Molecule: SAM riboswitch aptamer (S box leader)
Organism: Clostridium ihumii
């Protein structure tokens, strides 16, 4: 970089620290000293291993992932009752080449 598959489910009244965070531009809108990123515990999930009674379960191990708000929401197209609702695009994650 490519390709295939998921993206409205689900998870913390812990501990250390101490100012920002919600991908990235642009608008919005949010959370945050009743503690924000991090790390560490713990949880959750099942994409790959793994098990099994294999259309599918299963979570005791591994390798990753996730753990406020649909990927917080709009930008690009279509539909419309002008406020929605699909699409794509973009991120993201797993496998793989």
């Nucleotide at each position: 970089u490519c390709u295939u598959a998921u993206u409205u489910u689900g998870a913390g009244u812990g501990a250390u620290u101490g100012a920002g965070g919600g991908a990235u531009c642009u608008g919005g809108c949010c959370c945050u000293a009743u503690g924000a990123a991090a790390u560490c515990c713990g949880g959750c999930a099942a994409c790959c291993a793994g098990c099994a009674u294999u259309u599918u379960g299963c979570a005791u191990u591994g390798g990753u992932g996730c753990u406020a708000a649909u990927u917080c929401c709009a930008g690009c197209g279509g539909u419309u009752u002008u406020u929605a609702c699909c699409g794509a695009a973009a991120g993201a994650u797993a496998a793989g080449a």